[in-house]
A computed fold for a 74-nucleotide RNA from Synechococcus sp. Minos11, annotated as transfer RNA. Model confidence (mean pLDDT): 82 of 100. Lineage of the source: Bacteria > Bacillati > Cyanobacteriota > Synechococcales > Synechococcus. RNAcentral records the identical sequence in 9 taxa. The sequence is in RNAcentral, with records from ENA, GtRNAdb and Rfam. It matches the Rfam family "tRNA". About the family: Transfer RNA (tRNA) molecules are approximately 80 nucleotides in length.

RNA sequence: GCCCGUGUAAUCCAACCGGUAGAGAUAGGCGACUUAAAAUCGCUCCAGUGCGGGUUCGAAUCCCGCCACGGGCA
Numbered sequence: 001g002c003c004c005g006u007g008u009a010a011u012c013c014a015a016c017c018g019g020u021a022g023a024g025a026u027a028g029g030c031g032a033c034u035u036a037a038a039a040u041c042g043c044u045c046c047a048g049u050g051c052g053g054g055u056u057c058g059a060a061u062c063c064c065g066c067c068a069c070g071g072g073c074a
Base pairs, nucleotide, nucleotide: 001073002072003071004070005069006068007067010026011025012024013022019057028044029043030042031041032040050066051065052064053063054062
């Protein structure tokens, strides 16, 4: 330098063929249970999707440029 993949909540990860971003898990908070705690159960908090443009009535999703990370080729 070229090619491919990834970037979504504090963390991991879903979101179908473009139609209100949470299916789920961990962590945090509150409560139940317990003599107390752990475990378990219930409730709850947190993101506008790496950045900037474009297309569209509507973009995490499509297009362009850039950034970061991972892999491959040279």